[in-house]
RNA sequence: CAACCGAAAGAGCAUACCCGGUGAAAGCCGGCGACGCAAAACUAAAGGGGCUAACGCGUAAUCCGCUAUGCCAGCCAGGUGCCGAA
Repeated sequence: CAACCGAAAGAGCAUACCCGGUGAAAGCCGGCGACGCAAAACUAAAGGGGCUAACGCGUAAUCCGCUAUGCCAGCCAGGUGCCGAA
C1' cells in the first nucleotide's frame, strides 16, 4: 500500500411484534423496539430474482387465471465507501 481479510476503537443503521398515518394491495412513512449488519449507505428510467394485482384482458361471474404502469437495495448483482491488529 492492497484485499475476495475482520481483531480493536469510534461512529452509524435497525429485524420481528405492537401503535398511528398512507395505499386496492404489496409496501412505504413516523413512534416503540433490536434480529442482525462493513456497506443493512446508493442504484428498481431498463442485469437476474422476488412481492402485490388496482386498471385491463379472459369468463355467465362478485370467484378464479393472466397482467406493473405499483413495490422489495435487509435476495443476488453493480459502482461507491470508514477503521487497520493478525
Description:
c-di-GMP-I riboswitch aptamer from Cohnella sp., 86 nucleotides, folded computationally. The source organism's lineage runs through Bacteria, Bacillati, Caryophanales, Paenibacillaceae and Cohnella.